[in-house]
Molecule: RNase P RNA; transfer RNA
Organism: Oscillospiraceae bacterium
RNA sequence: CGAGUAAGCCAGACAGUCGCGGGAACAAGGCGAAAGCCUGUUCAUGAGGAAAGUCCGGGCUCCACAGGGCAAGGAUAACGGGUAACGCCCGCCGAAGGCGACUUCAGGAAAAGUGCAACAGAGAUAUACCGCCUCAUUUGAGGUAAGGGUGGAAAGGCGAGGUAAGAGCUCACCCGACGGCUCGAGAGUGUCCGUCGCUGUAAACUCUAUCCGGAGCAACACCGCUAUGGGAGCAACAGGCUUGCCCGGCCGCUCCCGGGGUGGCUUGACCGUAUCGGCAACGGUACGGCUAGAUAGAUGACUGUCAAAUACAGAACCCGGCUUACAGACUUGCUCGCACU
RNA sequence: GCGGGUGUAGUUCAAUGGCAGAACACUAGCUUCCCAAGCUAGAUACGUGGGUUCGAUUCCCAUCACCCGCUCCA
Numbered sequence: 001c002g003a004g005u006a007a008g009c010c011a012g013a014c015a016g017u018c019g020c021g022g023g024a025a026c027a028a029g030g031c032g033a034a035a036g037c038c039u040g041u042u043c044a045u046g047a048g049g050a051a052a053g054u055c056c057g058g059g060c061u062c063c064a065c066a067g068g069g070c071a072a073g074g075a076u077a078a079c080g081g082g083u084a085a086c087g088c089c090c091g092c093c094g095a096a097g098g099c100g101a102c103u104u105c106a107g108g109a110a111a112a113g114u115g116c117a118a119c120a121g122a123g124a125u126a127u128a129c130c131g132c133c134u135c136a137u138u139u140g141a142g143g144u145a146a147g148g149g150u151g152g153a154a155a156g157g158c159g160a161g162g163u164a165a166g167a168g169c170u171c172a173c174c175c176g177a178c179g180g181c182u183c184g185a186g187a188g189u190g191u192c193c194g195u196c197g198c199u200g201u202a203a204a205c206u207c208u209a210u211c212c213g214g215a216g217c218a219a220c221a222c223c224g225c226u227a228u229g230g231g232a233g234c235a236a237c238a239g240g241c242u243u244g245c246c247c248g249g250c251c252g253c254u255c256c257c258g259g260g261g262u263g264g265c266u267u268g269a270c271c272g273u274a275u276c277g278g279c280a281a282c283g284g285u286a287c288g289g290c291u292a293g294a295u296a297g298a299u300g301a302c303u304g305u306c307a308a309a310u311a312c313a314g315a316a317c318c319c320g321g322c323u324u325a326c327a328g329a330c331u332u333g334c335u336c337g338c339a340c341u
Numbered sequence: 342g343c344g345g346g347u348g349u350a351g352u353u354c355a356a357u358g359g360c361a362g363a364a365c366a367c368u369a370g371c372u373u374c375c376c377a378a379g380c381u382a383g384a385u386a387c388g389u390g391g392g393u394u395c396g397a398u399u400c401c402c403a404u405c406a407c408c409c410g411c412u413c414c415a
Base pairs, nucleotide, nucleotide: 001337002336003335004334005333006332007331008330010328012306013305014304015303016302017301018300020046021045023043024042025041026040028039029038030037031036048312052323053322055321056320057319058318059317060216061215062214063213067247068246069245070244073212074211075210076209077208079091080090081089082088093107094105095104096103097102108207109206113205114204115201116200117199129148130147131144132143133142134141135140156174157173159171160170161169175197176196177195178194179193180192181190183188220263221262222261223260229257230256231255232254233253234252239251240250241249242248259413270289271288272287273286274285275284276283277282342411343410344409345408346407347406348405351365352364353363354362359395367383368382369381370380371379388404389403390402391401392400
């Protein structure tokens, strides 16, 4: 210098004018039956890394705080750790890919049992079609799995011995599975020992281990008015909700018209800096900070300067993850190649 | 906002992991003086991208599109 790989970070800045949301202070007024709401001035403040998909996990709320029994269903899957928890993250093992940095893996069990393996092929979990050998003699009987052929897959591979011909039938080497031993906290591992040679599929049923109650802020709690807001229909020992059934608990159901407010709501498993422990994820301690809270739904528009301002995209109870979308930059570690010193 | 469901010919629906079918519609031919009906033949599809598997419309994951339901007074 080029090519690559992994991780992190930003998501226009500054100034001015106008406008909008919620908050605080001040000052009066208006609306309403009330709860409460509206208007003015000043001040500070106002979207994201994904706010998205709603795919996991939790907080919170109600149902008996998750219940007492039975059954069914769902999720996850090497090992060790982190975490409030997780299907997430970190480390590590094994397998696959790459020269390498590194990346990917739903990665338990097929030797508990059942199912499936179309077409092709003689035969699909067991086989004799061709071939080879022996007997018979040409049609047949037996042996054989070396060779051919089909297939994604055909009874470990290769060599030697052996044989009528052959064959792990025997032996050496290699490969694989299981058990023992070594090392390791463990998954695992190996110039070790022994036994064996077993098709694939569990994102088929299933088995093993672990975990899981339901619903969701339109949850739920409350104030005011009213007196079941008005009307119609249906049902009443039935039906609905609490995943199925029993126990326990709660409630009449459907349709049309009409209609106020408050809380929940943002201080939180929060953010920043320093330091300590840890390979890391992460955790501890100290100091500092407060950073949207709407309910027809604000967060915008214009001008100037900077080369330019353009991506994906807009909070709706909150948090931790995953996944997906994304213009343009920036930083750092590492690898490979070439050149030079 | 929350919850649930569905994607297969032009339309409405089928298909046990093993060659994607039916009805109507469409095109061409036959029939008819012409049309309709009828008969014969033909074309047309598994929303998209990955994965598991020898093999995927079917099983799994992601994504896209569409549809349905849900407040309280009660």